[in-house]
RNA sequence: GCAGAGUAGAUCUAUGCGCGUCAAGUGCCUGCCGGACGGGGAGUUGCCGGGAGGACGAAGGGUACGCCUGCGGUGCACAGAUCGCAUCCCGCUGC
Numbered sequence: 001g002c003a004g005a006g007u008a009g010a011u012c013u014a015u016g017c018g019c020g021u022c023a024a025g026u027g028c029c030u031g032c033c034g035g036a037c038g039g040g041g042a043g044u045u046g047c048c049g050g051g052a053g054g055a056c057g058a059a060g061g062g063u064a065c066g067c068c069u070g071c072g073g074u075g076c077a078c079a080g081a082u083c084g085c086a087u088c089c090c091g092c093u094g095c
Base pairs, nucleotide, nucleotide: 001095002094003093004092009083010082011081012080013079015077016076017075018074019072020071021070028054029053030052032050033049034048035047039090040089041088042087060069061068062067
């Protein structure tokens, strides 16, 4: 000098257990607080979480009354797949 590996995490799918369907949740906007970001250092206008305010907004049906079956950009766990250090410096592996 060239090539490469590895994180947090994100998305999707399957399974299990829940929640809502009497509308919470999810998604969107505003501002506040906090946190994390390859092995080391720095670190954002990006990411994640918490709580506050605002706008929008829905799919129920059946039943033997025990439940059954749907629906929700629904929560958690687990597995698989894909993507993946924002960026900068150093390091690691191979040549």

The RNA shown here (THF (Tetrahydrofolate) riboswitch aptamer) has 95 nucleotides and comes from a mouse gut metagenome. The prediction has a mean pLDDT of 78. The RNAcentral record of the sequence draws on MGnify. It matches the Rfam family "THF (Tetrahydrofolate) riboswitch aptamer". Rfam describes the family as follows. Tetrahydrofolate (THF) riboswitch was first reported for Ames et al. as an RNA motif in 5' untranslated (5'-UTR)regions of folate transport and biosynthesis genes in Firmicutes genomes.